[in-house]
RNA sequence: GGGCCCUUAGCUCAGUUGGUAGAGCAGCGGACUUUUAAUCCGAAGGUCGUGGGUUCGACCCCCACAGGGCCCA
Repeated sequence: GGGCCCUUAGCUCAGUUGGUAGAGCAGCGGACUUUUAAUCCGAAGGUCGUGGGUUCGACCCCCACAGGGCCCA
């Protein structure tokens, strides 16, 4: 220098051809227990890496950039 893949909740990851985003774990509140743990219930938690573009509408399509990984030179 060239090519490919990844970036979504604090962490690990889903998200089925574009229609306003979910799970598990952790944390928080509660039940149970003498207490802790375990178990059960509940609520909360997100500018979907950044900036543009296409579209009535973008996590999803297009472009550039940033970070990480792999391969080639």